[in-house]
Context: one part of a larger RNA
RNA sequence: UGACGGGGGCCCGCACAAGCAGCGGAGCGUGUGGUUUAAUUCGAUGCAACGCGCAGAACCUUACCUAGGUUUGCAUGCGAGUGGUAGGGACCUGAAAGGGGACCGACCUUCGGGAGCUCGCACUGGUGCUGCAUGGCUGUCGUCAGCUCGUGUCGUGAGAUGUUGGGUUAAGUCCCGCAACGAGCGCAACCCCUGUGGCCUGUUUGACCUGUCAGGCCAGACCGCCCGGGCCAACUGGGAGGAAGGUGGGGAUGACGUCAAGUCAGCAUGGCCUGUAUAUCUAGGGCGACACACACGCUACAAUGGCGCGUACAACGGGCAGCCACCUCGCGAGAGGGCGCGAAUCCCCAAAGCGCGUCGUAGUUCGGAUUGGAGUCUGCAACUCGACUCCAUGAAGGCGGAGUUGCUAGUAACCGCGCGUCAGCCAUAGUGCGGUGAAUGCGUUCCCGGGCCUUGUACA
Numbered sequence: 001u002g003a004c005g006g007g008g009g010c011c012c013g014c015a016c017a018a019g020c021a022g023c024g025g026a027g028c029g030u031g032u033g034g035u036u037u038a039a040u041u042c043g044a045u046g047c048a049a050c051g052c053g054c055a056g057a058a059c060c061u062u063a064c065c066u067a068g069g070u071u072u073g074c075a076u077g078c079g080a081g082u083g084g085u086a087g088g089g090a091c092c093u094g095a096a097a098g099g100g101g102a103c104c105g106a107c108c109u110u111c112g113g114g115a116g117c118u119c120g121c122a123c124u125g126g127u128g129c130u131g132c133a134u135g136g137c138u139g140u141c142g143u144c145a146g147c148u149c150g151u152g153u154c155g156u157g158a159g160a161u162g163u164u165g166g167g168u169u170a171a172g173u174c175c176c177g178c179a180a181c182g183a184g185c186g187c188a189a190c191c192c193c194u195g196u197g198g199c200c201u202g203u204u205u206g207a208c209c210u211g212u213c214a215g216g217c218c219a220g221a222c223c224g225c226c227c228g229g230g231c232c233a234a235c236u237g238g239g240a241g242g243a244a245g246g247u248g249g250g251g252a253u254g255a256c257g258u259c260a261a262g263u264c265a266g267c268a269u270g271g272c273c274u275g276u277a278u279a280u281c282u283a284g285g286g287c288g289a290c291a292c293a294c295a296c297g298c299u300a301c302a303a304u305g306g307c308g309c310g311u312a313c314a315a316c317g318g319g320c321a322g323c324c325a326c327c328u329c330g331c332g333a334g335a336g337g338g339c340g341c342g343a344a345u346c347c348c349c350a351a352a353g354c355g356c357g358u359c360g361u362a363g364u365u366c367g368g369a370u371u372g373g374a375g376u377c378u379g380c381a382a383c384u385c386g387a388c389u390c391c392a393u394g395a396a397g398g399c400g401g402a403g404u405u406g407c408u409a410g411u412a413a414c415c416g417c418g419c420g421u422c423a424g425c426c427a428u429a430g431u432g433c434g435g436u437g438a439a440u441g442c443g444u445u446c447c448c449g450g451g452c453c454u455u456g457u458a459c460a
Base pairs, nucleotide, nucleotide: 001460002459003457004456005455007454008453009452010451011450012449013448015444016443019407020406021405022404023403026299027298028297029296030295031294032293033292034290035289042053043052064285065284066283067282068281069280070279073123076122077121078120079119080118081117082116087104088103091100092099093098107114108113125274126273128272129271130270134268135267136263137262138261139259141257146185147184148183149182150181151180152161153160154159165176166175167174191251192250193249194248196219197218198217199216200215201214202213222245225239226238227237228236229235288426301400305359306358307357308356309355310354311353318347319346322341323340326337327336328335329334366397371392372391373390374389375388376387377386413436414435415434416433417432418431419430
C1' cells in the first nucleotide's frame, strides 16, 4: 500500500422486511450428470455451465460409429504427356460412392502454343492437440462510482497528498473547507423509442371531412415560479401552473481492472501432431439409448371453473418456389378449384372479456399422460426418429417437506398475436407485440452483494 476480520461508523441494491405469483410434490417437454452403447461427436461446470453454442439433428447438417470405396485430392506453382483429347454416355456391377464401359464427340490460337485432362514433383487437407503460446469477440463483479495522471508539497524510502473532512446527490453529482493546483478515463449530457402542442410536406390504398397516420423542423421541463428548511451555498420538503416535475418512462451506451474466466468447433493464428490417413466420398446407424439424479419450463389438480351457443375490442411483424380471400368436398387435419396481393389496398378472423344455458364438488362434463385403431401433410424417404386430425382409451395429480425464485406500476400476474431459424418440425424455447391489470413497502436489527472512512493483523 492492499487484502481480510463471526472489528467499528456512514450509505446503497427486490438484499431483507411488507406483499403477489411461483419453483421444490404429479405428468410431460427440453438441457445436463450418470449409466449404457459399435457410436450415444465436441464444447460450456458455483454465482457468471445445465430451453447454453443449436435463430430448427429423419437424409443432409455431422464433427461420432459400422461397412464399402478414393489417394496430388478443393487452391497455387513447376516439369512431362495428350485429338478419338476435354466433355457426354446407353449398358454391366453395386446399398450408394466407386469400378468397368460400347458409342457420340468439342473450343481458342500470332500455329510456337493455350484451355481442359492424365502422370510426376512441391504441396493441399485435418471440427487433430494446446484458450496455460495468441488475435478478435464475449461473460462477470457492475451502469457499481469508481480508476488514474502532470506539476507542486511531505516522507531516508515503499508511498502519501490531491481522491481525506463538513454537507449533498442516482453519481468522485455539486457546494464549502483544505498543500495542494489542474487534468484524463468513467458519471451526466449529446443518440434512438415513447408521452403534449405548433408549423411544413404528403400519394391513396386509410378516414369520411377528422389531416387519423407517415416524414421533417420547432416548442416544451430548467428546481424556471411561490412558500419553508439550509451557511447568503450545493441542495432539499411542499405548492401552483402543466400532457409531463425534479434523471418524465424505456433503450443503446459497460472506466482502470479481476477471474491464466469462456471460445483453437464461428473466424484468424504460433507451436506440436497426422499425412494410402487423424485427409476425403458413400450407405446405414448414432447425436433421440434409460434403473436413476439435478436444472429450466409447459399443463394441471378445478366452480373467480369446464363445456355449448351468441357477441365485442388490438399492436408489432411477415408474404411471389410466398401469403392465400371465396366456393365445393371432408366430422377434422386437409384436398380440389380459384379472386386478390411484391402489399396503409389482399392474406387479416385475437384471446382472456361480455350475455345466455348447462354441470353441482365427484378423481367428476376436472385433468389430460399413456395406449389401440383410422387418417392428413411436408419431404427422394417419417421403422429407428416429424407435426397434425378423428374415434376409442382415459394414468398420476385433491395445491406440494426442508428449502428456494421473480417482481415496486402500466410493473407482477393472467390473456392471446407476430417474427427469426425453417421443406416439415419435436417451439411448452428465444425474441418482440398488444389486451386485462393488482397487492405491498413500518423500516434497515438481521441474511446476500456492493461503495466510502476508520481500526487490528503472525497474510501478500
Annotation:
Small-subunit ribosomal RNA, 3' major domain from an uncultured bacterium, 460 nucleotides, folded computationally. The full RNA is in RNAcentral, with records from Greengenes. Its mean pLDDT, the model's own confidence on a scale to 100, is 85.